Predicted 3D model of a 95-nucleotide RNA (c-di-GMP-I riboswitch aptamer) from a Chloroflexota bacterium. Of the family's consensus pairs, 95% are formed in the model. It matches the Rfam family "c-di-GMP-I riboswitch aptamer". About the family: GEMM was predicted in a large-scale screen for bacterial structured RNA regulatory elements.
RNA sequence: ACUGCCGAAACGCAAAAUCAGGGAAACCUGAUGACGCAAAGUCAUGGGUCUACGGUCAUCUUAUUGUUUGUGACCACGAUUGCCAGACUGCCGAA
Numbered sequence: 001a002c003u004g005c006c007g008a009a010a011c012g013c014a015a016a017a018u019c020a021g022g023g024a025a026a027c028c029u030g031a032u033g034a035c036g037c038a039a040a041g042u043c044a045u046g047g048g049u050c051u052a053c054g055g056u057c058a059u060c061u062u063a064u065u066g067u068u069u070g071u072g073a074c075c076a077c078g079a080u081u082g083c084c085a086g087a088c089u090g091c092c093g094a095a
Stems, first nucleotide, its partner, number of pairs: 005093001012037002017032006035082001041088003045085003048080003054075006
């Protein structure tokens, strides 16, 4: 120096919950808090999952059309990397 990912130590991250703020929602941010994590560091690129402001279609209502409201289905352009994969980077260092 390389491999290695067993142990120790150091430095880290921070689930649920509560409070405050943001958002239509999913969820995010901060504080408290630690369930866990050796990539639980970075990137929404692929898959999965969640949400549906808005959009499309159908339906209900209405005197036709149109519009509005309600209901249903679908759509990510929203969210999640602490769901998985991929890319990039990286601390300690036994045999």
Taxonomically the source falls in Chloroflexota (Bacteria, Bacillati). The prediction has a mean pLDDT of 77.